Small-subunit ribosomal RNA from a Peptococcaceae bacterium, 1583 nucleotides, folded computationally. Its Rfam family is "Bacterial small subunit ribosomal RNA". Rfam links the family to the GO terms structural constituent of ribosome and ribosome. The organism belongs to Peptococcaceae, within Bacteria.
[in-house]
RNA sequence: UUAUUGGAGAGUUUGAUCCUGGCUCAGGACGAACGCUGGCGGCGUGCUUAACACAUGCAAGUCGAACGGACCUUUUUUGGAAGAAGCCUUCGGGUGGAAAUUAGGAAAGGUUAGUGGCGGACGGGUGAGUAACGCGUAGAUAAUCUACCUUAAAGACUGGGACAACAGUUGGAAACGACUGCUAAUACCGGAUACGCUGCACAUAGGGCAUCCUAGGUGCAGGAAAAGAGGCCUCUUAACAAUGCUCCUGCUUUUAGAUGAGUCUGCGUCUGAUUAGCUAGAUGGUGGGGUAACGGCUUACCAUGGCGACGAUCAGUAGUCGGCCUGAGAGGGUGACCGGCCACAUUGGGACUGAGACACGGCCCAAACUCCUACGGGAGGCAGCAGUGGGGAAUCUUCCGCAAUGGGCGAAAGCCUGACGGAGCAACGCCGCGUGAUCGAAUGAAGGCCUUCGGGUUGUAAAGAUCUGUUGACAGGGACGAAUAAGCAAUGCGAAUAGUUUUGUGUAUGACGGUACCUGUUUAGAAAGCUCCGGCUAACUACGUGCCAGCAGCCGCGGUAAUACGUAGGGAGCAAGCGUUGUCCGGAAUUACUGGGCGUAAAGGGCGCGUAGGUGGGCGCUUAAGUCAGGUGUGAAAACUCCGGGCUCAACCUGGAGACUGCACUUGAAACUGGGUGUCUUGAGGGCAGGAGAGGAAAGUGGAAUUCCUAGUGUAGCGGUGAAAUGCGUAGAUAUUAGGAGGAACACCAGUGGCGAAGGCGACUUUCUGGACUGUACCUGACGCUGAGGCGCGAAAGCGUGGGUAGCGAACGGGAUUAGAUACCCCGGUAGUCCACGCCGUAAACGAUGAAUACUAGGUGUAGGAGGUAUCGACUCCUUCUGUGCCGCAGCAAACGCAAUAAGUAUUCCGCCUGGGGACUACGGUCGCAAGACUAAAACUCAAAGGAAUUGACGGGGACCCGCACAAGCGGUGGAGCAUGUGGUUUAAUUCGACGCAACGCGAAGAACCUUACCAGGGCUUGACAUCCCUCGCUACCUGCGGAAACGUGGGGUUCUGCCAGUUUACUGGCGGACGAGGAGACAGGUGGUGCAUGGUUGUCGUCAGCUCGUGUCGUGAGAUGUUGGGUUAAGUCCCGCAACGAGCGCAACCCCUACGUCCAGUUGCCAGCACGUUAAGGUGGGAACUCUGGAGGAACUGCCGGUGACAAACCGGAGGAAGGUGGGGAUGACGUCAAAUCAUCAUGCCCUUUAUGUUCUGGGCUACACACGUGCUACAAUGGCCGGUACAGAGGGCGGCGAAGCCGCGAGGUGGAGCGAAUCCCAAAAAGCCGGUCUAAGUUCGGAUUGCAGGCUGCAACCCGCCUGCAUGAAGUCGGAAUCGCUAGUAAUCGCGAGUCAGCAUAUCGCGGUGAAUACGUUCCCGGGUCUUGUACACACCGCCCGUCACACCAUGGGAGUUGGCAACACCCGAAGCCGAUGAGCUAACCCGCAAGGGAGGCAGUUGUCUAAGGUGGGGUUGAUAACUGGGGUGAAGUCGUAACAAGGUAGCCGUUCGAGAACGAGCGGCUGGAUCACCUCCUUU
Repeated sequence: UUAUUGGAGAGUUUGAUCCUGGCUCAGGACGAACGCUGGCGGCGUGCUUAACACAUGCAAGUCGAACGGACCUUUUUUGGAAGAAGCCUUCGGGUGGAAAUUAGGAAAGGUUAGUGGCGGACGGGUGAGUAACGCGUAGAUAAUCUACCUUAAAGACUGGGACAACAGUUGGAAACGACUGCUAAUACCGGAUACGCUGCACAUAGGGCAUCCUAGGUGCAGGAAAAGAGGCCUCUUAACAAUGCUCCUGCUUUUAGAUGAGUCUGCGUCUGAUUAGCUAGAUGGUGGGGUAACGGCUUACCAUGGCGACGAUCAGUAGUCGGCCUGAGAGGGUGACCGGCCACAUUGGGACUGAGACACGGCCCAAACUCCUACGGGAGGCAGCAGUGGGGAAUCUUCCGCAAUGGGCGAAAGCCUGACGGAGCAACGCCGCGUGAUCGAAUGAAGGCCUUCGGGUUGUAAAGAUCUGUUGACAGGGACGAAUAAGCAAUGCGAAUAGUUUUGUGUAUGACGGUACCUGUUUAGAAAGCUCCGGCUAACUACGUGCCAGCAGCCGCGGUAAUACGUAGGGAGCAAGCGUUGUCCGGAAUUACUGGGCGUAAAGGGCGCGUAGGUGGGCGCUUAAGUCAGGUGUGAAAACUCCGGGCUCAACCUGGAGACUGCACUUGAAACUGGGUGUCUUGAGGGCAGGAGAGGAAAGUGGAAUUCCUAGUGUAGCGGUGAAAUGCGUAGAUAUUAGGAGGAACACCAGUGGCGAAGGCGACUUUCUGGACUGUACCUGACGCUGAGGCGCGAAAGCGUGGGUAGCGAACGGGAUUAGAUACCCCGGUAGUCCACGCCGUAAACGAUGAAUACUAGGUGUAGGAGGUAUCGACUCCUUCUGUGCCGCAGCAAACGCAAUAAGUAUUCCGCCUGGGGACUACGGUCGCAAGACUAAAACUCAAAGGAAUUGACGGGGACCCGCACAAGCGGUGGAGCAUGUGGUUUAAUUCGACGCAACGCGAAGAACCUUACCAGGGCUUGACAUCCCUCGCUACCUGCGGAAACGUGGGGUUCUGCCAGUUUACUGGCGGACGAGGAGACAGGUGGUGCAUGGUUGUCGUCAGCUCGUGUCGUGAGAUGUUGGGUUAAGUCCCGCAACGAGCGCAACCCCUACGUCCAGUUGCCAGCACGUUAAGGUGGGAACUCUGGAGGAACUGCCGGUGACAAACCGGAGGAAGGUGGGGAUGACGUCAAAUCAUCAUGCCCUUUAUGUUCUGGGCUACACACGUGCUACAAUGGCCGGUACAGAGGGCGGCGAAGCCGCGAGGUGGAGCGAAUCCCAAAAAGCCGGUCUAAGUUCGGAUUGCAGGCUGCAACCCGCCUGCAUGAAGUCGGAAUCGCUAGUAAUCGCGAGUCAGCAUAUCGCGGUGAAUACGUUCCCGGGUCUUGUACACACCGCCCGUCACACCAUGGGAGUUGGCAACACCCGAAGCCGAUGAGCUAACCCGCAAGGGAGGCAGUUGUCUAAGGUGGGGUUGAUAACUGGGGUGAAGUCGUAACAAGGUAGCCGUUCGAGAACGAGCGGCUGGAUCACCUCCUUU
């Protein structure tokens, strides 16, 4: 100096939106595991599972300075035997006495089994048990103990008897004993002494906290001890010596302390109430006993207590804390390592010893297990360190050392120490380093990948050049950790050179380890992977695959162009690691204390009374529990944070500080809350005076109606329905009249009126009774509010007993409807509905809105009161209280909406919610007669379920409007024959496409070959066609042979051209082009696939009137407004209004044809007048009038008039006009819909094919034929057929053409060839019509199919398979069922003509004109469309969505005769070891008596009692597993049956209840609106 820097979101419900709400992700962490990969070092960590079982080794000993022995060594001594060297020698020997040896003694040193002391209660392990004073925290001990250690005081005197070891005898396989005998001690025992110690008694002082505590005093009684080592002669002693002295250690009694421990208390400490009652030593007292100590700790007696909703008891789970992880925090999770406490030591019980244990490496017993055994009996306990097996996804070395730190013993040396210090193994974690750096062939190598083929990318990346040397490798040097010991010197104590304290000096001591570190040498050399790349979420392409294989955290990818699978290239991220899995916190405000909610999303109890509890008005005084402030103690250390320090940094280690948010004690403050006390009246209650009311209970009374009965009148029907039938009726119904019986309900009044807590309450009268309101301000004086449990009330249905029963009416019967109809409709009808008493206790019991109090703009109704004003009075008006409605501001709300009757602003209390389903369920419990009610889970499953609002779409919803949509008409189709197309069938092939409208005389404006795509067969393979390259010039053409042809194989025949050069004058050479042939390969080719990869084109809604945009405004938003409304229109056409103002695409107009004039022009068209002229004819002259042709321009605009309308737009009528209200027709097709059609017009991506799916040829097929459908033609006849005569068009076409006249043929046609590239010629005759004749109602003189024969035409060719003609034949058909189509005027109908295609082929198609109608009241209905509005559970948009049974598969679960385990209790039996007690005739050293014998005291064995573990028996409890069978539930998929719900869902739905039914469900009773539509009432708003 600092220690308070701290909070991010995203994906997913929908067509889109906002909200609610769950699921999922991004972060951090780990004692982890798994997959791939792996260079080094440091520091940590490492059986989470089987407290499963353990081989082997080690983990607790030490002291000889406590003791007697034993043994070893050395020295010494005594004795014995023996006797060396040496010396002497008489050579016989003597002397000598060493070493070795033997038997004892002594001393010194050493080792040690045993006795004895101290320690084995520490250290180390584990977390099974334990929900407990176990732990944490703060206290208490005036209720306690404490070995070793420290301090202080005093002492240690005198005696005694044993037992091990040892020796002998002996048992046993062993483990281990038995008996006899000897012996020591700091072992054991007696006595003495003892102020202080203990006990008792007495009295004093002080203190306290109730019992009491402390300090003196007096008296009585009781209680100790052990020695050992060293030294010395100062003291004692005559002397030596020690029995002396001294010092140290040990010992005894006491004091104080320290340390450790015991016990008690306050507070805190998981889940379950589907565990609500528990308790007999239990709660307390007295006496006895017991403990170190309090205490029911124990026992006898007495009393009957004690605990519990503030959760007892029971069950489940769990060692606990400091801490650790996470989090902004509050919290949540966790309790590995390290540290504190506790518990345990194979399981259970027990005590002994000891200061301390009921004892991990001690004892006894029981049980299980393992091992040994001679079968008699014994031994054992790794949850110590290593290690083994087992379990498991998973967790290490049978290592080194006591060098350091610490512990035990010892005086010490020292010994012991798997504590500990280290090393080993493991990427298990954290931290650090490296795998190279700088240039660089960069105008960007090669290779890979992609490509639009240009290039891009990998990429300075590589190569190459220069440099460095961390790490690694090798070599050399080489630590810190080591301090105290021993010894020596000085110093203190001491008589002392003894011993010892302190200081100095100082020898030795290292497991790690030749390690860290340092230095040198050496080569870029030895060192990079993993995951991901659809969004969230950083990172994209290619190929393969083809709803397959696979991916996936959520949403979701994959069905032939996959950035989502697999691979590759590239990229992104992290990095010696990276991913995955698991768990925890976070995000999650998703349990909300901080910090949520409950009208409709999940959520207000059906309603009240009230207990506990919570909470509570004004003013004083007081207290100090809460609260606030100061102080003290504690909150261990470690951890955390800050500031420093040490390892090169960091991790790590370390010093100091902060913090530890807590608890306790103490001193104060007194505002607020609480306690006490006094007082007040405004909260609350009472009194008095009033009025209102379907409030409740009981008794009685009344009229209307239904039904029934009786009687009368009366006759054939009644009744019922969409229509019917069942039913009733000639035995007299219905109808009607009169009388009677009986039950139930109370019309009008009647009203978003009244009353009640809710359910609910409706004729009238009486009696009893509750509550609210108004006024007054007389009384009490906070008496209040809420209310867990509790108690009561509580619609309908239902139940019990007994009545009653008119109507209605579940069930049931019958009739209908229907595919069915267990329904809706109809006819009957039983419970029930009614009454009395008793149950039930639920409803959409709803305002889906708990109760109470206070506050917060207004306006307007209504019910009950009071006051005031005004008036003669009533009405009126104003004020106010209580109730009940509506509108509306602020505010709130996701929105809808609420808004003084709050869903606003606040307070108090209660209840309830936490994704959907499973589940208003199961099990258990309580209640109930039953039905059932209340309480109330889990497994499993889904990624949603849901609320409000928006835009569409839809409705068997509503309103308005339009259309040949219906209606009114005309004519058809459907029946026949034929034509044609399609389906189907057939076939070698019958090529392909088109399939409701919007495929089917469609592509196809014309299949004999060709076309042609199909089939069979024959050929070709760079190809029938295109470009490029090489070689050649044999061509073309004629012709032979084989062949079906293509083609194959021969013969004849023999090129063209440009430029240049040469020779030279027609030849040669070169280059090039055209054409042809041959060759090689790139490639050609494909009517092969995909129209769901596409372009383009087209159909359709629909020529419907719509579809949008900019700006502004409104809304959180999707969106709305504009575009809605009032009129009007063919029209979103126009006008008016309006938070809109404008604009665009559509409508309309502009374009073409047609209808009328005018002008211009006048051939090929025309011919009025003039002239000529013919058999006839505009034939000719001429004309430009007319028709006509084809150009220009005009004309029509609601312009004019009247009326209606709003003074508008517009509509109606009229005039004029050729035409009148878009004049008629055409072209023109908005935004979009249908993955509509077309890859076979064309183009085109991708895929497929390449001697074939290409190409060519011949023949066949597309033309088949039981049948079905569509579109047409011709008919069925007299409005007609046939015959004869006769008239009038328009628009087209024509040279590979139209083809005249004439002639031939019955005819098709032939011949002919004039004219014409056409207002000139031709096709070309128009037909219906008109005139005349005939037929006469028939299968015909209708109809023409079919077939035969004979012909014609086109063509290479009419067999399959063309058209036409003549003759003959002469079918069906007599107007067409259900159903269905077209058409509103020059239209339908009818009649013919032309054209395209085309060699030929037309009933089709496209055009043309001729003749030429009927009907439209109208918009109820069918169909389609438009606008507005409404409902919606639809959005793939009603061809939608969706419910239940049944069947199948799988999954979890309930019940279940039972079966089988676990656990905790209880009752009884048995009862080990052991403590305690009793006994103890047996045994007995110490003490006492006694001379002794013996006796006594005490003790022991034995026996026995209480307690008691294990065990046994029994009936219960509880909790698992399992089970024939059975119940429902969930999921799946293209199953079956229906269609219950969503729209008025086709019977409105839903709630409760009862009955019924294959199923959804139906019906009865009561309730709700969370029901559409229409009408009425009331209220509100505006005028």